[in-house]
Molecule: small-subunit ribosomal RNA
Organism: metagenome
RNA sequence: AGAGUUUGAUCCUGGCUCAGAACGAACGCUGGCGGCGUGCUUAACACAUGCAAGUCGAACGAAGUAGCAAUACUUAGUGGCGCACGGGUGAGUAACACGUGGGAAUCUGCCCGGAAGUGGGGGAUAACAGUUGGAAACGACUGCUAAUACCGCAUGAUCUCGAAAGAGGAAAGAUUUAUCGCUUCCGGAUGAGCCCGCGCCUGAUUAGGUAGUUGGUGGGGUAAUGGCCUACCAAGCCGACGAUCAGUAGCCGGUCUGAGAGGACGAUCGGCCACACUGGGACUGAGACACGGCCCAGACUCCUACGGGAGGCAGCAGUGGGGAAUAUUGGACAAUGGGCGAAAGCCUGAUCCAGCGACGCCGCGUGAAUGAUGAAGGCCUUCGGGUUGUAAAGUUCUUUUGUCAGGGAAGAUAAUGACGGUACCUGCGUAAUAAGCCCCGGCUAACUCUGUGCCAUCAGCCGCGGUAAGACAGAGGGGGCUAGCGUUGUUCGGAAUCACUGGGCGUAAAGGGCGCGUAGGCGGCCAUGUAAGUUAGAGGUGAAAGCCUGGAGCUUAACUCCAGAAUUGCCUUUAAUACUGCUUGGCUAGUGGUCGAAAGAGGGUAGUGGAAUUCCUAGUGUAGAGGUGAAAUUCGUAGAUAUUAGGAGGAACACCAGUUGCGAAGGCGGCUACCUGGUUCGAUUCAGACGCUGAGGCGCGAAAGCGUGGGGAGCAAACAGGUUUAGAUACCCUGGUAGUCCACGCCCUAAACGAUGAGUGCUAGUUGUCGGGAGUUUCACUCUCGGUGACGUAGCAAACGCGUUAAGCACUCCGCCUGGGAGGUACGGCCGCAAGGUUGAAACUCAAAGGAAUUGACGGGGACCCGCACAAGCGGUGGAGCAUGUGGUUUAAUUCGAGGCAACGCGAAGAACCUUACCUACUCUUGACAUGCUAGUGAACCUUUCCAGAGAUGGAUUGGGUGUAGCAAUACACGCUAGCACAGGUGCUGCAUGGCUGUCGUCAGCUCGUGUCGUGAGAUGUUGGGUUAAGUCCCGCAACGAGCGCAACCCUUAUCCUUAGUUGCUAACAUUUAGUUGAGAACUCUAAGGAAACUGCCGGUGAUAAGCCGGAGGAAGGUGGGGACGACGUCAAGUCAUCAUGGCCCUUACGGGUAGGGCUACACACGUGCUACAAUGGCUCCUACAGCGGGAAGCUAAAUCGCGAGAUCAUGCAAACCCCUUAAAAGUAGUCUCAGUUCGGAUUGCACUCUUCAACUCGAGUGCAUGAAGUUGGAAUCGCUAGUAAUCGCGGAUCAGCACGCCGCGGUGAAUACGUUCCCGGGUCUUGUACACACCGCCCGUCACACCAUGGGAGUUGACUUUACCUUAAGCUGGUGAGCUAACCGCAAGGAGGCAGCCAACCACGGUAGGGUCAGUGACUGGGGUGAAG
Repeated sequence: AGAGUUUGAUCCUGGCUCAGAACGAACGCUGGCGGCGUGCUUAACACAUGCAAGUCGAACGAAGUAGCAAUACUUAGUGGCGCACGGGUGAGUAACACGUGGGAAUCUGCCCGGAAGUGGGGGAUAACAGUUGGAAACGACUGCUAAUACCGCAUGAUCUCGAAAGAGGAAAGAUUUAUCGCUUCCGGAUGAGCCCGCGCCUGAUUAGGUAGUUGGUGGGGUAAUGGCCUACCAAGCCGACGAUCAGUAGCCGGUCUGAGAGGACGAUCGGCCACACUGGGACUGAGACACGGCCCAGACUCCUACGGGAGGCAGCAGUGGGGAAUAUUGGACAAUGGGCGAAAGCCUGAUCCAGCGACGCCGCGUGAAUGAUGAAGGCCUUCGGGUUGUAAAGUUCUUUUGUCAGGGAAGAUAAUGACGGUACCUGCGUAAUAAGCCCCGGCUAACUCUGUGCCAUCAGCCGCGGUAAGACAGAGGGGGCUAGCGUUGUUCGGAAUCACUGGGCGUAAAGGGCGCGUAGGCGGCCAUGUAAGUUAGAGGUGAAAGCCUGGAGCUUAACUCCAGAAUUGCCUUUAAUACUGCUUGGCUAGUGGUCGAAAGAGGGUAGUGGAAUUCCUAGUGUAGAGGUGAAAUUCGUAGAUAUUAGGAGGAACACCAGUUGCGAAGGCGGCUACCUGGUUCGAUUCAGACGCUGAGGCGCGAAAGCGUGGGGAGCAAACAGGUUUAGAUACCCUGGUAGUCCACGCCCUAAACGAUGAGUGCUAGUUGUCGGGAGUUUCACUCUCGGUGACGUAGCAAACGCGUUAAGCACUCCGCCUGGGAGGUACGGCCGCAAGGUUGAAACUCAAAGGAAUUGACGGGGACCCGCACAAGCGGUGGAGCAUGUGGUUUAAUUCGAGGCAACGCGAAGAACCUUACCUACUCUUGACAUGCUAGUGAACCUUUCCAGAGAUGGAUUGGGUGUAGCAAUACACGCUAGCACAGGUGCUGCAUGGCUGUCGUCAGCUCGUGUCGUGAGAUGUUGGGUUAAGUCCCGCAACGAGCGCAACCCUUAUCCUUAGUUGCUAACAUUUAGUUGAGAACUCUAAGGAAACUGCCGGUGAUAAGCCGGAGGAAGGUGGGGACGACGUCAAGUCAUCAUGGCCCUUACGGGUAGGGCUACACACGUGCUACAAUGGCUCCUACAGCGGGAAGCUAAAUCGCGAGAUCAUGCAAACCCCUUAAAAGUAGUCUCAGUUCGGAUUGCACUCUUCAACUCGAGUGCAUGAAGUUGGAAUCGCUAGUAAUCGCGGAUCAGCACGCCGCGGUGAAUACGUUCCCGGGUCUUGUACACACCGCCCGUCACACCAUGGGAGUUGACUUUACCUUAAGCUGGUGAGCUAACCGCAAGGAGGCAGCCAACCACGGUAGGGUCAGUGACUGGGGUGAAG
């Protein structure tokens, strides 16, 4: 410090997620030791048991024990002090509770200092004794008694009251010589109470709150101020700087995180507060409204003799419960501290220790060195090896820890040690007692095998898994951390993702529709004063602990101790005065006024004008009009449309008209008048900061809509009809009502947009235009102010773009945004007559949603161009019969593959057996075939016959033969048998592959290097202007070059030349039936080598280019014709059945062999062909002219036979020699005469031929006979642009035989192309895009189903709160007090005082009635979200 994730890729915006640190944690797996810490975060739930506050006999009487006694000791009670500390918890509390800093009207036991006093009396009472009630708890009565218990009297101040006079006003002794006490006052210290400034969570879908409320006066009350309380008076007080209400919460020092600013938290330790079963109350006291006190009420628990009683662990342990989860019913007062005491001492679950828990932090260990045959085993493997791995074993060494034994502290000053025989030290002895967890697709360090097969799972995000998973599971290996490691949860960080530091708003989320203006915020120039802000110095405070720095102590560290720094804050004070504020005075640049001009669809009211539409009246006039892509509905012979004249009425204002003008926006358009707002320019005019913005508020606010009343020509939602359509609740047409218009009143929203808030200043220009002014050479001029446009510099921006009219540079103020969806929805409030508006969520769900730009693809977008693409032609297919392939069906099997173009006479250049992969039956198991090994046996090999069988096969059998090397054993080679490795598979996967092939397409494209442009994807080049068949060439150009394609080079064909001259040729000379033979080498031809064509030449055109057009010459002319040749790539195209091959599968079978069958089936459908339908023809006779090819298990002449297929015999030829081989159409002549025919030949019968082991299923051919459909073919569709189409025959491959198919060959030989609008395909440029699996794309809504959360809902349940009234415990206060009454007064009677009782006010709980808020639930219902194949 960043990373992953939106896209085909890019930049940006933006969310989600991860890496870090932390924790009072929990869970999973694992676990050796020690130190220091830490441990109910949940039920402030309920608690058994024990302990947690006592002490003093030197205050007192009494009782008891011991003692002979003196006396000592113990203690229930009276009395004193303490129990208000210490310890726990965080429920409540949003508060002067807390923090911080101040303040005045207070109290303070014990402690300290000072001043003074402590005299003299009195009456009771508990204990105790007796009687008595009760189950108990606990009492009642009578009697006795003491005090440092209680009460007078005296004295008394620097005490209190009072102006003064004066009045009031205390005490306690113990014990023996010294103290401890006691009383009053003053002061201190400590502690406590009260008041104030500032700080202190969320919600405005909580906006008004308040009646002792706010203040005053008198009184009361308190330690003390105060509405704290009361009476009276006044009507205040708080609040958008957020009152009130609701929710949540103890606050702080600090802790965690962070660079910091911040954010979150408030365990342990420390300070403060609050609470003590729940609520209320007071008493005592220095202090409490009291955790281990009291009273009352309530709930709960316990005891009970049913009459009554007792209790409060949020003290320490512990129990139950709750919970994911949190410890021992331990030891000791040795230390520190506390209470009491004169003290000894007692008490102390405070505390100090120990125990339990890896809960955290820190430290240590589980060994060290050496050790290569790189052992064994595991795993992987290309089978060679690699890895685990110096790891182990082995050898040498050490003993921390642990065990055992011995010694043994500090903590303690004189004594006293729970911890503890602990820490620590020493010794013995053995590698001995001690390693796991997570991860390995990317982020993120770490890779392979096997299993699984969208299953099982994994997953923080992206995402893995559908048969080769580095992502699941296991294993091996590796990486990380380590007595721990992971997971989960939470916090901060990363997140500049709420932005103070430190963000934004044209298009990503975001400028309010516009103005006026209140509060508020901000504010021009000069000077004076002040010193609030501000700055500096000083002082106080900011507790300790913590953090940080330095040092010290435990062996180190954690931990602890010491010192410093820091504590950014608050308060006081001194000083400064630049800036801001405030005060005072001035100025004119902002602003406004005045005067003079100007433009304008600015607003309002009234009036008025013409054109047009419609309607009405009348005339002319006749059959249509209207409307549309085409029609129809509609109007019209009752006279329309058209046309003429007149009239009525409403609405809107052509031309002018313009990125012209005006207005704040919405908006404003004939003309005239009146009323009226704003703006601009000019001026040596005036005032003097009067300004800007603007939360709330007020006003304006298109259209539609609403209310009332008018108006209504045209237009026109709804509605009706017609049309279109699969449908058409639309588009189009004919009608047509609200409405549109006016007046008044509402509504208040718009893509109310420049998607750009208002204001001020600054920052290049160029060029239009509107309004005003100045100058002037009077101009198409210059300058200037204010508007309104275009382009553009700097700059900005993600880019697009903006650019003095900013989206630039700055300042001021307002509004708004914070992922998408749910949703501008729900609920609540406000507004509205309604429609609805405004304000405005959450649950749930997704990992994206989005902006700009890029490359493609696509478009029933555009431009240009090409192609038998259309058009123009010729001939077909689709109809018939047959052939052939396919689908379907059938079958035991009808083997498999191919499937739009680009499968379907395709693989198959040829299924009767074979082929053959299929089926049935039989049969073999190291196998039909390859290599190797072991054992046995035999040479191998050739050959005869027989039996069984469908055959394979099995069983017999004859004859020949008896390998090579070696003396031999034996070895080698070749068979057989048995066995082991293995063979074999046309079994699966073409979506694991190689190779080969198809297709776009012989289309003109596809790229690269360097440079340049762009943040980038990318662009440029390759676009543009011409041209070409062509990215072919030329020109231009931030490009310059290059590569793969194009073209050319190759083959063939067309012309000529040279060479050669047989088997080919024959002009001349001989010769023959015949180039037959001499002869010839001219010609043809053959086959080698050359020549030839290049827009080379001429003219025109073009830009003087490339090129194009025409011409000449030429056998050939503009790539001459044809072929081979197929760029980057696309289709997961085809093929595992040509072959090869990974993986998987079968192994007496999914392998091998054999026979028979099937691939040839047949209601039907499709493709490709053949033959036809006839006269451009059929038939018959005669007759002419090719080329490519093939031939030995072959082609076969001639001859003979057969009607023929063919047969017989026989000849030539391994071929320019012989044969196939008579080409056919054409031509000549004849016949047929338009018909199902002398067309057509299917089908069928009979008889044959050939091939073959064999033609039944299932071959081809021949002859005779038979003579089907078919008379030119619907919708639709195919080929072809010249030696082409069409037509005619010939050859070949395969092949025993089988060709209408396929591959070739030649013969005859056309028509048409105006042209590119349209169909199809393709290329280039451009444009739009929400597509990128790329339009066969994407994607919206309803319905059905499942699940989820949520709104409404008759209600219902609960919690909190509030108002009124009732009731009123305990208690205090007041009143009363006839009952009771020791101290004082009094001789007494009695009095003072007190108590009980009663009454009243206040008041907890409770009750009745009503309101508010929140939550749960609810038949039914509304929408929403999610869900591989509806």